[in-house]
RNA sequence: CCAGUUGUUUAGCAAACCCGUCGAAAGGCGGGGACGCAAAGCCUCCGGUCUAAGGGUCAAGUGACCUACUGAUAGCGGGGUUGCCUGC
Numbered sequence: 001c002c003a004g005u006u007g008u009u010u011a012g013c014a015a016a017c018c019c020g021u022c023g024a025a026a027g028g029c030g031g032g033g034a035c036g037c038a039a040a041g042c043c044u045c046c047g048g049u050c051u052a053a054g055g056g057u058c059a060a061g062u063g064a065c066c067u068a069c070u071g072a073u074a075g076c077g078g079g080g081u082u083g084c085c086u087g088c
Stems, first nucleotide, its partner, number of pairs: 002087003007084001012037002017032006035075001041081003045078003048073003053070001054067005
């Protein structure tokens, strides 16, 4: 560098769900918990998806719809970057 058929190590991470907390929400963080993961380490550059506070259109019933330049997802995929084990 490339590969991962055997990922073995009381090794590592940790979905759903529950509790707390932050947030308009999606969701994040902490604790419990394990569905999975060989980068499920890190980065929104590209595509996707989610949300719609703010903004817009319609309505005027306090609602419906559109919208991420500022939100979220790296456990949706691609890309970038760093790294453990093994060499069958």